[in-house]
Context: one part of a larger RNA
């Protein structure tokens, strides 16, 4: 030197465990913000780096309730303190809340810089403290403006769900234009706890059905397609879940604006007699009533026929009807249905809690008994976790029951209040009036329909043209008849549905520290990058620190004794402690 063994050393594999991580169910919750948000940035402790809390009242202050011996965060330290006159701690309200941020008196290179008013310190133009002072929109005021008032809006969030505007390619077609990926990625704007949609000008098919969502199913079907890739319905049938509704117009009554009328007519509700003397009509408009449909349906005239009760009204009188108000009787009202409210009372839930059975039996091991053996016991509780090793009876729970001063969601009841009916309804007859127009629908050009111009109906949009009014008009997939159907050009409308940053509760043939979340620990930190942006490593002493007093080497670092302890080859670089590698011994070989 080399192999081979032993023994350490160095490494941190592997077992073992888990404070976090992943999927998922089912509930809850669905939002913050000019009452300053979400982020931050600098403060705040007797020492105070970090992290957590809090804001100059600063690890906190006040109140209410729960709790009951301890406490002053991680953080075991010293100091010094608090606390049965209930502290810490948990929850409900409150207070306080510096700068910066939408950031809003101007700038501005965020956390800085300069103001101007008004009040007060105050006597003061110094200084200091408090308020105010951005920009758009709507409503009102105001002479239109300027200018005051009164409300909102900006931003952020998980950008996961919805809507609406805009929009791709990589692919695929084994190439590659139509076509596919796909109205998908993404981008913009807006919203809500859901969002959209929604009460047929819908389908069907000669039979009916009866808003809109969702699933299964029809059905990979009918069809669409360089009929190639590929793309792909709808009726209809089972289920969930269920609701329905105002309005435009006709007419009626009032305002209010412009136009037109002018001596006797219209008018003053009607008829008659008086009596008034421009108050009149017209056409805009805007309020109020009325009406709201397709077996057409409403108005408005004229007839019939049914229908409480009182008061009051107009230029007067009679007479009838008509308007209005009470009044008694019916219903309705906060998610559409007409729009908003207040008050009380109760019921659950949600935000702290609390009760809650039965061995600390005996022996045996063992350091520790909950392990063995033996006798018991409870159980509406033998989930689960602790506890020195494996506990229904040690401990904290579980089943099971209770329980909120305060807040906050849901729901139910009375009342105040308001609105409708009753007040009017029915029928018959009317070539009398309405029933949504720059729309239907036509032409061209474009998108959307499962449907690529195709026979191509249906929808929506652009230019251009342009109707009908119920004897009206749409649609049943070119068109045209017959025949069935529904009634566009106005609007609201709950659940069924989607999806989850957060909160609770369970659950796993999900990981177990190179694995699970990047991140089990000061992690989105250290570090990298100009910068958008990338983005780690790292867990285990021991049942209890009982963390080695004291000795001895040594500058220390370390390290030997002694103690501790079941163990120190568990000594903190601490569980087990693989290999590589590295020392030392010994044996063989060179």
């Nucleotide at each position: 030197g080399g192999c081979u063994g032993a023994u350490g050393g160095u490494g941190g594999a592997u077992g073992c465990c888990u404070u976090g991580g992943g999927u998922g169910u089912g509930g809850g919750a669905g939002g913050c913000g000019a009452u300053g948000a979400a982020g931050g940035g600098c403060g705040u402790g007797g020492u105070a780096a970090g992290c957590u809390g809090c804001g100059a009242u600063a690890a906190g202050c006040c109140u209410c309730g729960g709790g009951g011996a301890g406490c002053c965060g991680c953080a075991c330290a010293c100091a010094g303190g608090c606390g049965u006159u209930g502290a810490u701690c948990c929850g409900g309200g409150g207070a306080u809340g510096c700068c910066c941020g939408a950031a809003u008196g101007g700038g501005g290179a965020a956390a800085c810089c300069c103001g101007a008013c008004u009040g007060g310190g105050c006597a003061a133009u110094a200084c200091c403290c408090a308020g105010u002072c951005a920009u758009c929109c709507a409503g009102g005021g105001g002479u239109u403006a300027a200018c005051c008032c009164u409300g909102g809006a900006g931003g952020c969030g998980a950008c996961a769900c919805c809507a609406g505007g805009g929009g791709a390619a990589g692919u695929g077609a084994a190439a590659c234009a139509u076509c596919u990926c796909a109205g998908u990625a993404c981008c913009c704007u807006g919203a809500g706890g859901a969002a959209a949609a929604g009460a047929a000008a819908u389908c069907a098919a000669c039979c009916g059905a009866g808003a809109u969502u969702c699933c299964c199913u029809g059905a990979g079907u009918a069809g669409c397609g360089g009929c190639g890739a590929g793309c792909g319905a709808a009726a209809g049938g089972g289920g969930a879940g269920g609701a329905g509704c105002c309005u435009a117009a006709a007419c009626c009554a009032g305002g209010c604006a412009g136009g037109u009328g002018u001596u006797a007519a219209a008018g003053c509700u009607c008829g008659u007699g008086g009596g008034c003397g421009u108050u009149g009509c017209c056409u805009g408009u805007c309020u109020g009533g009325g009406g709201u449909a397709g077996u057409g349906g409403g108005a408005c005239u004229a007839c019939a026929c049914c229908g409480g009760a009182g008061a009051g009204g107009g230029c007067c009188a009679c007479g009838g009807a008509c308007c209005u108000c009470u009044c008694g009787g019916g219903g309705a009202g906060u998610u559409a249905c007409a729009a908003a409210a207040c008050u009380c009372u109760c019921u659950u839930c949600u935000u702290a809690g609390c009760c809650g059975a039965a061995g600390g039996c005996a022996c045996c091991u063992g350091g520790a008994a909950a392990g063995g053996u033996c006798c018991g016991c409870c159980a509406g509780a033998g989930a689960g976790g602790g506890u020195g090793a494996a506990a229904g009876c040690c401990c904290c729970g579980u089943a099971g029951g209770c329980a909120a001063a305060a807040a906050g969601a849901a729901g139910a009841g009375a009342g105040u209040c308001u609105c409708c009916c009753u007040g009017g309804g029915u029928g018959u007859a009317g070539a009398u009036c309405c029933c949504g127009a720059g729309u239907a629908g036509c032409a061209c050009g474009g998108g959307a329909c499962a449907c690529g111009a195709g026979g191509a109906a249906u929808c929506c949009c652009g230019u251009g043209u342009g109707a009908a009014u119920c004897u009206g008009g749409g649609g049943g997939g070119a068109c045209c008849a017959c025949c069935c159907u529904c009634u566009a050009a106005g609007g609201c409308u709950a659940a069924a549905u989607a999806c989850u940053a957060c909160c609770c509760a369970c659950a796993c043939a999900c990981c177990g520290a190179u694995a699970g979340c990047g991140c089990a620990u000061u992690a989105g930190u250290a570090c990298c990058g100009u910068g958008a942006g990338g983005g780690a490593a790292a867990g285990g002493u021991g049942a209890a620190a009982a963390g080695a007093a004291c000795c001895c080497c040594g500058g220390g670092a370390g390290g030997g004794g002694a103690g501790u302890g079941a163990a120190a080859u568990a000594g903190a670089a601490c569980c087990u402690g693989a290999a590589a590698c590295c020392a030392u011994c010994a044996g063989c070989c060179u």
Description
Large-subunit ribosomal RNA, domain I from a Thermodesulfobacteriota bacterium, 590 nucleotides, folded computationally. The organism belongs to Thermodesulfobacteriota, within Bacteria. The coordinates come from a structure-prediction model, not an experiment, and the mean pLDDT is 81.